[in-house]
RNA sequence: GGGGCUGUAGCUCAACUGGAAGAGCGCCACGUUCGCAACGUGGAGGUCGGGAGUUCGAAUCUCCUCAGCUCCA
Numbered sequence: 001g002g003g004g005c006u007g008u009a010g011c012u013c014a015a016c017u018g019g020a021a022g023a024g025c026g027c028c029a030c031g032u033u034c035g036c037a038a039c040g041u042g043g044a045g046g047u048c049g050g051g052a053g054u055u056c057g058a059a060u061c062u063c064c065u066c067a068g069c070u071c072c073a
Base pairs, nucleotide, nucleotide: 001072002071003070004069005068006067007066010025011024012023013022019056027043028042029041030040031039049065050064051063052062053061
């Protein structure tokens, strides 16, 4: 320098071929307990790495760019 993969909640990962984001763990509150843990119920938490474009509509398609892993030179 060139190719490929990955990037989504605090962490680990989903999202059915474009219709607008969810799970587990964790966190907070309440219930249960003398208390803790466990369990149950409810809740908070997201500019989908960043920017631009296409479209009525983008996590999803296109371009540029950043970071990590990997292959070639």